[in-house]
This is a predicted structure of a 73-nucleotide RNA (transfer RNA) from Candidatus Altarchaeum sp.

RNA sequence: GGGCUUGUAGUCCAGUGGUUAUGACGUCUGCUUCACAUGCAGAAGAUCCCCGGUCCGAAUCCGGGCGAGCCCA
Repeated sequence: GGGCUUGUAGUCCAGUGGUUAUGACGUCUGCUUCACAUGCAGAAGAUCCCCGGUCCGAAUCCGGGCGAGCCCA
């Protein structure tokens, strides 16, 4: 330098065009306990990497940029 894949809460992920973006772990609060752990209930936490385009409508499709991984040179 070229090609392919990829980017979503603190972490790991679901979501393949439709109204309030899913779950687990973690965090916080309450109940349970003498206390801790476990268990139960609840809450907070993501402008879906950035910019633009297509579309009535974009996390999702397209282009560019940036980052990461793999391959070739």

The coordinates come from a structure-prediction model, not an experiment, and the mean pLDDT is 83. Its Rfam family is "tRNA". By type it is a transfer RNA. Rfam's curators write: Transfer RNA (tRNA) molecules are approximately 80 nucleotides in length. Rfam links the family to the GO term triplet codon-amino acid adaptor activity.